[in-house]
RNA sequence: UGAGUCGGUCAGGCGGUCGCGUCGGACGGUGCUUCGGCGCCGCUCCGCCGAGGAACGUCCGGGCUCCACAGGGCAAGGUGGUGGCUAACGGCCACCCGGGGCGACCCGCGGGACAGUGCCACAGAAAACAGACCGCCGCAGGCGCACCACCGGCUCGGCUGGCAGGCGUCGCGGUCAGGGUGAAACGGUGGUGUAAGAGACCACCAGCGGCCGGGGUGACCCGGCCGGCUCGGCAAACCCCACCUGGAGCAAGCUCAGACAGUGUGCGACCGAGGGCGGCCCGCCCGAGCACACGGGUAGAGCGCUAGAGGUGUCCGGCAACGGGCACCCGAGAUGGAUGACCGCCCGCCACGGCCCGGCAACGGACCGCGGCCGACAGAACCCGGCGUAUCGACCGACUCAUCCG
Numbered sequence: 001u002g003a004g005u006c007g008g009u010c011a012g013g014c015g016g017u018c019g020c021g022u023c024g025g026a027c028g029g030u031g032c033u034u035c036g037g038c039g040c041c042g043c044u045c046c047g048c049c050g051a052g053g054a055a056c057g058u059c060c061g062g063g064c065u066c067c068a069c070a071g072g073g074c075a076a077g078g079u080g081g082u083g084g085c086u087a088a089c090g091g092c093c094a095c096c097c098g099g100g101g102c103g104a105c106c107c108g109c110g111g112g113a114c115a116g117u118g119c120c121a122c123a124g125a126a127a128a129c130a131g132a133c134c135g136c137c138g139c140a141g142g143c144g145c146a147c148c149a150c151c152g153g154c155u156c157g158g159c160u161g162g163c164a165g166g167c168g169u170c171g172c173g174g175u176c177a178g179g180g181u182g183a184a185a186c187g188g189u190g191g192u193g194u195a196a197g198a199g200a201c202c203a204c205c206a207g208c209g210g211c212c213g214g215g216g217u218g219a220c221c222c223g224g225c226c227g228g229c230u231c232g233g234c235a236a237a238c239c240c241c242a243c244c245u246g247g248a249g250c251a252a253g254c255u256c257a258g259a260c261a262g263u264g265u266g267c268g269a270c271c272g273a274g275g276g277c278g279g280c281c282c283g284c285c286c287g288a289g290c291a292c293a294c295g296g297g298u299a300g301a302g303c304g305c306u307a308g309a310g311g312u313g314u315c316c317g318g319c320a321a322c323g324g325g326c327a328c329c330c331g332a333g334a335u336g337g338a339u340g341a342c343c344g345c346c347c348g349c350c351a352c353g354g355c356c357c358g359g360c361a362a363c364g365g366a367c368c369g370c371g372g373c374c375g376a377c378a379g380a381a382c383c384c385g386g387c388g389u390a391u392c393g394a395c396c397g398a399c400u401c402a403u404c405c406g
Base pairs, nucleotide, nucleotide: 001402002401003400004399005398006397007396008395009394010393012346013345014344015343016342017341018340020050021049023047024046025045026044027042028041029040030039031038032037052377056388057387059386060385061384062383063382064249065248066247067246071282072281073280074279076245077244078243079242080241081095082094083093084092085091096110097108098107099106100105111240112239116238117237118234119233120232133179134178135175136174137173138172139171141170142169143168144167145166150162151161152160153159154158187205188204189203190202191201192200206230207229208227209226210225211224212223213222214221215220253303254302255301256300262294263293264292265291266290267289274286275285276284277283310329311328312327313326314325315324316323317322347375348374349372350371352369353368354367356365357364358363
């Protein structure tokens, strides 16, 4: 200098004008009053504060709240290498194994396929207790060709001797080495062997299983010996194993105020309707009302509500996630739902034009002018921890590879 990997930060700034929401104050109106005050309203004014890294999706987990926190069984759902972190998790950290990259590093929906069942498209002969399309090989075998194959001789376009075969096809059998198909074909290479072949046998290699030794908390790793054992894949198919899981959700739940009108039918009051305890069963508990239809009323206010597993800095422990100590900081809380709009200057980016500098050139850089419906994605609603997704542009740090210079 170029190409890359990982992690992090910011999310335009300042000023003016207008507007919106909570809260506080002033003023005005109004209600109550024990005359001290306490409320309510304002379409009046002033002041403070007023979205995010994802507030988003609502995919996981937890807090909180209610359901009357006996229990047992069966189902159902989720998770899935190991160790740790955490309130918890399907999250995070470290490591292991497998895969990719020269590398920094990245990816993995990573238990079990000798418990059982099931599936494996297309192609291919064959897709799972193997099988036999082409090919190769065998047979006193059938049929066809009619002496052709092999070994010789001669007068060599031919004739002839020997051998008893040869070729094609059918049938029966052997074979999986070779061909070709596929995501995947029952180990690979070389040799022995054979009619041809084959782990049939041998050497080496790869895998699997068993035993032993060593290292590690562990997943697992390293080494040695033995066994021809060579046994396909899919569990995001059922299933098996281990572990985890009660339901509903702030419209939870509670308080205050206010409105209204009941009627009919059915079931039931210990021979017990109905309800609660997670879906079902058992079992336990509450229990006098319940269900349906028609008709009627209300849809206001307050609490919950925001200071919390909170943030920043620093020290300590830990490889890290994280934990602990100390100091400091932290003024959204709406309820048809506020947090916005316009203008000016500046900043950054892009495009165009002008001009200058460097360079042979490609190109790089500085300045000026003008333009941009350029400055994203998106917006709280009980609160947190994650994950996932969206995002204009700019910046910072660590590391890797290549080339050059010292």